[in-house]
Molecule: RNase P RNA; transfer RNA
Organism: Longimicrobiales bacterium
RNA sequence: GGCGUGCGUGAGAGGAUCGCCGGCGGGCGACGUGUCGGGUCUUCGGGCCCGCACGGACGUGCCGCGGGAGGAAAGUCCGAGCUCCACAGGGCAGGGUGCCGGGUAACGCCCGGGCGUUCGGGCGAGCCGCGAGGCCGUCCCGAGCGACGGAAAGUGCAACAGAGAGCAGACCGCCGAUGGCCCGCGUUCGCGCGGUGCACAGGCAAGGGUGAAAGGGUGCGGUAAGAGCGCACCGGGCUCGCGGUAACGCGGGCCGCACGGCAAACCCCACCCGGAGCAAGGCCAAAUAGGGGACGAGGGGCGGCCCGCUCCAUUCGAGUCCCGGGUAGGCUGCUGGAGGCCGCCGGCAACGGCGGUCGUAGAGAAAUGAUCCUCCCCGCGCGAGCGGGUACAGAACUCGGCUUACGAUCGCGCGCCCGUU
RNA sequence: GGGCCCGUAGCUCAGUUGGUUAGAGCAUCCGACUCAUAAUCGGCAGGUCGAAGGUUCAAGUCCUUCCGGGCCCA
Numbered sequence: 001g002g003c004g005u006g007c008g009u010g011a012g013a014g015g016a017u018c019g020c021c022g023g024c025g026g027g028c029g030a031c032g033u034g035u036c037g038g039g040u041c042u043u044c045g046g047g048c049c050c051g052c053a054c055g056g057a058c059g060u061g062c063c064g065c066g067g068g069a070g071g072a073a074a075g076u077c078c079g080a081g082c083u084c085c086a087c088a089g090g091g092c093a094g095g096g097u098g099c100c101g102g103g104u105a106a107c108g109c110c111c112g113g114g115c116g117u118u119c120g121g122g123c124g125a126g127c128c129g130c131g132a133g134g135c136c137g138u139c140c141c142g143a144g145c146g147a148c149g150g151a152a153a154g155u156g157c158a159a160c161a162g163a164g165a166g167c168a169g170a171c172c173g174c175c176g177a178u179g180g181c182c183c184g185c186g187u188u189c190g191c192g193c194g195g196u197g198c199a200c201a202g203g204c205a206a207g208g209g210u211g212a213a214a215g216g217g218u219g220c221g222g223u224a225a226g227a228g229c230g231c232a233c234c235g236g237g238c239u240c241g242c243g244g245u246a247a248c249g250c251g252g253g254c255c256g257c258a259c260g261g262c263a264a265a266c267c268c269c270a271c272c273c274g275g276a277g278c279a280a281g282g283c284c285a286a287a288u289a290g291g292g293g294a295c296g297a298g299g300g301g302c303g304g305c306c307c308g309c310u311c312c313a314u315u316c317g318a319g320u321c322c323c324g325g326g327u328a329g330g331c332u333g334c335u336g337g338a339g340g341c342c343g344c345c346g347g348c349a350a351c352g353g354c355g356g357u358c359g360u361a362g363a364g365a366a367a368u369g370a371u372c373c374u375c376c377c378c379g380c381g382c383g384a385g386c387g388g389g390u391a392c393a394g395a396a397c398u399c400g401g402c403u404u405a406c407g408a409u410c411g412c413g414c415g416c417c418c419g420u421u
Numbered sequence: 422g423g424g425c426c427c428g429u430a431g432c433u434c435a436g437u438u439g440g441u442u443a444g445a446g447c448a449u450c451c452g453a454c455u456c457a458u459a460a461u462c463g464g465c466a467g468g469u470c471g472a473a474g475g476u477u478c479a480a481g482u483c484c485u486u487c488c489g490g491g492c493c494c495a
Base pairs, nucleotide, nucleotide: 001417002416003415004414005413006412007411008410012375013374014373015372016371017370018369020068021067023065024064025063026062027060028059029058031055032054033053034052036051037050038049039048040047041046070392074403075402077401078400079399080398081397082277083276084275085274094273095272096271097270098269099113100112101111102110103109114148115146116145117144118143119142120141121140122138123137124136126135127134128133149268150267154266155265156262157261171208172207173204174203175202178201179200180198181197182195183194184193185192186191216234217233218232219231220230221229235257236255237254238253239252240251241250242249243248281332282331283330284329291323292322293321294320295319298312299311300310301309302308339358340357341356342355343354344353345352346351376389377388378387379386380385422494423493424492425491426490427489428488431447432446433445434444440478450464451463452462453461471487472486473485474484475483
C1' cells in the first nucleotide's frame, strides 16, 4: 500500500425561487353583548337595519413570524411506563429464562470475568519422518465464536450398516500357555518325554472392518497372544488445603477408571410471569327510537265562524316539561421524558452522582417536498475539464433493547498478500 | 395503529414420538378399450417441503430470524 473481516462514525453543507402541513399574531368576516349613536316600523310592550365600542376554546383562497421524520420511524421479537378489568393467602396447570458477578425502572439487553471451542503467533530435552515437514501438548499472547443449569432422579431415542449400539460384542484376525487330537521316541503298559504339528475346546480385544458414535489416550514393561494386567505422563472421579464475592483455578492425597451421546426429546432443579391494550381509558353530547318521572284532558274531521254531528283517547294516557343510559359527532389521553448535549467526580467497563445548558412533529390514514447554482464525493484525464453519484427507508401513546434493511467517507482492531528499510 | 393464524406436486390435502427413497385424490402426459369421444382400466412424470441460519449422527417435523398471504378489533 492492497484485499478480506469485525466494531464504531456518518446519514451531505450554503444560497435562491416555488409549494405542502399544522401553530401563534395581525387584518378581514361571522357571532354575541351594550343605561351607546342614528334611521325606520309599531298594537307603545318592543321589533328590524346601519354604525360605534367591547369580547372569545369562532372562521379564513389575505399578510407576517417561527416550526415540521429516523438511525432504523420497519419487524412487532423481548422488557417497561400509562390505562381499564380481575385479585385474601397458598397451590396446580400453562409459558418463559438458564455459567458467575455487576449495571438497569425492567429485560431474553448491556458490561466485566470464568469455561469451552476455532484460527494465528510464541514455546516444548513430546511423537512420526533421511529430510522438507506433519502430528500432539501448552501456567503464554492476540482475534473470532458459544441458547453455556442437570445425562450420577426417572422414562425414552439412535434409521441404514455392522459380530456387537448400552452395564455390548467376536466377522476377519492373533494365540492356542492349559485341556484335547495327531506324529515320533521310551515304557514297569499306569503313563512319561519331545514336536516350527492340528486349530477341536478355549483364550484375547492389540490390529483390520462397520458406523455419526464401539466402555479413556501415548509410551514402556509384561504375556502363549493380549489387555489398566503393572508402571510413568496426560485425561477422569472422590477428597483435603489454598486463592477468588462467585463461576472457577492451583496444589497434595486416594481410586485403574466406575459415570458414552441427545434435554432447540419428555423431564428434574432454580428463578420469573394475572389479563387486555391509546381502536386502552376519561369527559361533553344532536336527531330518531326506546326507558323512568311529574303535570295531565283533550286532539282530529265536516265548516268562513258558532252551535251541532262524528272518530280517537281518558286503568291500555293524547299532549307538555324534566331526568338518566347510549349512538353519530366533538374534546381529551398527546408528547417534558427512566430526555439530549457539555464539563467534573466515582467505576476496568456497562453505568451512576453533581453542576450547567438545550428544547413547539404530533395529525383525517393522507403534510414534512420540488427545481436551479456553488461547495462536497467517485471515476477518467498531465491539465483546463468531462462524465457520474447521494443509500435504506418514512412518525401516529411513549420509552429501553434486540433483529432486519442500508451507497459513500473517516477512525480503530484482527488476518492474508506485495513492496521498502 | 394493535392482536392472531397459515405456507408440502398445477389444485385440494396427509405426513404419528425427528429415521432409510416425502405420499393420496383430482388434473396433465402415454398406452389399452371404441368407428370416434366420454367414462373405465393400466402406467409414467411432476417437490429447493416459503427463504436463510442453527441444534442433532440425521430436520418437512425442533429452535431463531426474515419473506409472502389471510382473519379480527373503533